[in-house]
RNA sequence: GCGCCCGUAGCUCAGUGGUACAGAGCAAACGCCUUAUAAGCGUUAGGUCGCAGGUUCGAUUCCUGCCGGGCGUG
Numbered sequence: 001g002c003g004c005c006c007g008u009a010g011c012u013c014a015g016u017g018g019u020a021c022a023g024a025g026c027a028a029a030c031g032c033c034u035u036a037u038a039a040g041c042g043u044u045a046g047g048u049c050g051c052a053g054g055u056u057c058g059a060u061u062c063c064u065g066c067c068g069g070g071c072g073u074g
């Protein structure tokens, strides 16, 4: 350089066109429990869905470019 894949919460990921609010687990904060801690249970907060355009009535989802990461290859 070329080809393929990936980028969604602090971390690991699901969601692949339809309004209902973008979700789960772990982590965090608070509460319950405990003499206390852990474990367990409950609640809460946390996201411009990498960035910018395009298509569409409607985009996290489709298309294009760019940025970042991984794999392969000369």
Stems, first nucleotide, its partner, number of pairs: 001073007010026004018057001028044005050066005
Molecule: transfer RNA
Organism: Chloroflexota bacterium